[in-house]
This is a predicted structure of a 346-nucleotide part of an RNA (small-subunit ribosomal RNA, central domain) from bacterium D16-34. Its Rfam family is "Bacterial small subunit ribosomal RNA". Gene Ontology terms of the family: ribosome and structural constituent of ribosome. The prediction has a mean pLDDT of 88. It was read from a public genome assembly.

Context: one part of a larger RNA
RNA sequence: UUGGGCGUAAAGCGCGCGUAGGCGGUUGCCUAAGCGGGACCUCUAAUCUUAGGGCUCAACCUUAAGCCGGGUCCCGAACUGGGUGACUUGAGUGCGGUAGAGGAAAGUGGAAUUCCCGGUGUAGCGGUGGAAUGCGCAGAUAUCGGGAAGAACACCGAUGGCGAAGGCAGCUUUCUGGGCCGCCACUGACGCUGAGGCGCGAAAGCUAGGGGAGCAAACAGGAUUAGAUACCCUGGUAGUCCUAGCCGUAAACGAUGGGCGCUAGGUGUGGGAGAAUAUUUCUUCCGUGCCGAAGCUAACGCAUUAAGCGCCCCGCCUGGGGAGUACGGCCGCAAGGCUAAAACUC
Repeated sequence: UUGGGCGUAAAGCGCGCGUAGGCGGUUGCCUAAGCGGGACCUCUAAUCUUAGGGCUCAACCUUAAGCCGGGUCCCGAACUGGGUGACUUGAGUGCGGUAGAGGAAAGUGGAAUUCCCGGUGUAGCGGUGGAAUGCGCAGAUAUCGGGAAGAACACCGAUGGCGAAGGCAGCUUUCUGGGCCGCCACUGACGCUGAGGCGCGAAAGCUAGGGGAGCAAACAGGAUUAGAUACCCUGGUAGUCCUAGCCGUAAACGAUGGGCGCUAGGUGUGGGAGAAUAUUUCUUCCGUGCCGAAGCUAACGCAUUAAGCGCCCCGCCUGGGGAGUACGGCCGCAAGGCUAAAACUC
C1' cells in the first nucleotide's frame, strides 16, 4: 500500500532483443465510444443530509426533497479514442566519406621463462629481516652456441579508442556487427517502453578430449611464534591454455533503468564536416574528462554525459535480526541458482 521514495540511508533487473500491454508528431474532414450540457423516467423500506411538522424541549416519531447510482432521448465537438486523406520535424532507407584492442576464423613474429644437447669454467648457488628446507664435484650457479615447448604480447599506451553489458591490445589475411560525419534523394509516424519470453553474460566451478612453459588453491617441507592449520621461504597438484558442452553468479559499480524535450558558461581530449584575415584561429555535429551558473540535495556532492525542470514505459523498496534462509515449485551432472515466507526476538 489511491502515499512517499530508489548515487552513499531500504530500494535500478548484469546487459540486450522483443510479445502482450501502456504511452505516442503536424494538419483537414467524418464519427460520437470516452468527455461536457439539457430533458424525461427510475432510484423498495430503513439509515444519512437539508428544510418543515408532532410529543412542553431533546432523544424519539414523522413529511418532503436530496444523497448514491441506473436508463432513454436530444444537443456540443476543444481534448482522448475510432475512420479517412495529407505532411515532414520523430524514426528509417539510399548515396559519399571516416575512426576504432567491436566480433569470428586462419596464419605468423620477436623478447622473456623453463627444459634438453654441446662448449668454457669451478665451488658454490638460491633464498631471507636473519636463516633453513632445496639445488650443486654424478660438475650446479654464471656464460656462449644449438634445439624443444607452452603461455603472454614490453615500447607505442593515453586522464585515449571500441562494444548493449560482460569485456576487447604483437603483426597479417579472410569473413562480419555497430557507430559517427556530410549530401538532403527516398519512405511517410513505420515511434518509445516492455509484464511474460528468448538470447548474451568476468572469474571460479563442472563433463569429455587435448595441452601443460610460467604461475599456483590443496598438499609437503623450512622458518617465525606461546601456538602459527597464516603472513615469509623451498617445492608442488588441480586449475590457469585449446575444442565441444554446462553453470548463470559478482563491489556484473557511475553502487545512478530506458527514451524524448527544456535549462549559464569555461577548459582539456578522441572522431568527422565547414569557414577564414590559413606558422594558426573560428563555427558546427558526435563521443569522452575536469571546473563551475541557476536549480537540486540530509549532507557529501550532482550540475547539457544531471542527482536540475517536465512527460512516457518498465523494475524495485516499505524497521533490525531470523533470511536471501526453510518449505514448495522450476532449472542444473553436481556445486548450486531463481522464486521466496513464518514462528520467535529487539